[in-house]
Predicted 3D model of a 350-nucleotide part of an RNA (small-subunit ribosomal RNA, central domain) from a metagenome. The full RNA is in RNAcentral, with records from SILVA. Its mean pLDDT, the model's own confidence on a scale to 100, is 90.

Context: one part of a larger RNA
RNA sequence: CUGGGCGUAAAGAGCGCGUAGGCGGCCAGGUAAGUCAGAUGUGAAAGCCCGGGGCUCAACCCUGGAAGUGCAUCUGAAACUGCUUGGCUUGAGUAUGGGAGAGGGUAGUGGAAUUCCUGGUGUAGAGGUGAAAUUCGUAGAUAUCAGGAGGAACACCGGUGGCGAAGGCGACUACCUGGACCAAUACUGACGCUGAGGCGCGAAGGCGUGGGGAGCAAACAGGAUUAGAUACCCUGGUAGUCCACGCAGUAAACGUUGUUCACUAGGUGUAGCGGGUAUUGACCCCUGCUGUGCCGCAGCUAACGCAUUAAGUGAACCGCCUGGGAAGUACGGCCGCAAGGCUAAAACUC
Numbered sequence: 001c002u003g004g005g006c007g008u009a010a011a012g013a014g015c016g017c018g019u020a021g022g023c024g025g026c027c028a029g030g031u032a033a034g035u036c037a038g039a040u041g042u043g044a045a046a047g048c049c050c051g052g053g054g055c056u057c058a059a060c061c062c063u064g065g066a067a068g069u070g071c072a073u074c075u076g077a078a079a080c081u082g083c084u085u086g087g088c089u090u091g092a093g094u095a096u097g098g099g100a101g102a103g104g105g106u107a108g109u110g111g112a113a114u115u116c117c118u119g120g121u122g123u124a125g126a127g128g129u130g131a132a133a134u135u136c137g138u139a140g141a142u143a144u145c146a147g148g149a150g151g152a153a154c155a156c157c158g159g160u161g162g163c164g165a166a167g168g169c170g171a172c173u174a175c176c177u178g179g180a181c182c183a184a185u186a187c188u189g190a191c192g193c194u195g196a197g198g199c200g201c202g203a204a205g206g207c208g209u210g211g212g213g214a215g216c217a218a219a220c221a222g223g224a225u226u227a228g229a230u231a232c233c234c235u236g237g238u239a240g241u242c243c244a245c246g247c248a249g250u251a252a253a254c255g256u257u258g259u260u261c262a263c264u265a266g267g268u269g270u271a272g273c274g275g276g277u278a279u280u281g282a283c284c285c286c287u288g289c290u291g292u293g294c295c296g297c298a299g300c301u302a303a304c305g306c307a308u309u310a311a312g313u314g315a316a317c318c319g320c321c322u323g324g325g326a327a328g329u330a331c332g333g334c335c336g337c338a339a340g341g342c343u344a345a346a347a348c349u350c
Stems, first nucleotide, its partner, number of pairs: 003322004007304002012318001014201004021194003025088007033081002035077008049065006091191001092188004096183003103177007110154001115149007125136002162169002206247006215241002220236004258317006266295011299306002323350003332343004
C1' cells in the first nucleotide's frame, strides 16, 4: 500500500463553529470534460506468445506474424457523473402563534447553618475517640438567650425530571441573551451533509496581579496507633477553595460508543407541546411529534450484551488502530511566566 478494524481486546479527536476538499434531492433542455463504441497514426530493436527454418536434438540462433492493457487525432452514442439553462418542493431555512426549561451573562435581595465579637443566665467541665491524648475552660469554657460582623453554599421541592455542543448548570427577583420543541399556514427554492488545516469553548488542580477569607483543607505541627507509621483516627493549620482580570488546555473530558441521513416487531414508564373523545370542569381513554428510561423480536456480537436513543441494514465525510515493554518517553519543532502541553521516534528486550 491492499486489507481488516475502533462499547469492554490496539483504536472515536473533550466539544463546537467553519475554510479548502470529498459527497449531494426531483423534472426537462443544451453540452460532450469524465464514460462508452469505431477508425487512423504511434506504441524502436531484442524479449514474451504463435507459425516456419538452421546448428545430429535441445539450450541457442534466424525469419514471419500476433500481442503490446498506453498515448494522440478523427467520427459517433448520451444512460450515468460533470458543466450550463430553465423549472419544482419533499431536504434545508425564514416568517406567525404558543407553552417548557438548574441554558448563558450582569445587578440586586433572602432565610437556615457554621465561625467570630459584645452583653445576659449559669458552673465545672467541654471536646474528641475503638480507647485516649494533644486542644479549649475558674482570666468563667461547653450549654442557653439577645444583638452584631463576615464569608461561602443554597435543605425541603428534587425525580434513570429538565436545559446545554461538550465542560457543565440547582434559593429568589429584575434586566440582557442563545438554543430546542409544538401547531397551522405562507414564503425562499437544494441555499444541504461532513470537515484536513484554522478559530473558539473547555471540570478539578495549577500560575500571574489585585482583593477576600466563615467553613473546609494539600503542605506543615502536635496527639494517638504501630515493630516502625513520613499513613489511615484525633487537635490545630497555610496555600487553595471565593471575586475581578489574564494565562494554562488537561481528565475514567465516559454512553470508554465521531457527525449526518434513510430503513428495520413490539410492550411499558416519564418530560414538553398538540389532536380526538368525554365532562359543568379537572381527570380517565385513544392518538401525533420531540426528548429521556426500562424490557424485548429479527439481526448483529468472541462473549458480555446492543436492539427505532443500535453495537441491526445501508450511504456520505472526518478522526484513529496495526504485538508487549522501552514510551506518550528522548531528540527536534511549536506553544507556555512556570508547571508543563501538543507533535513524536529508536537502540535494546520479550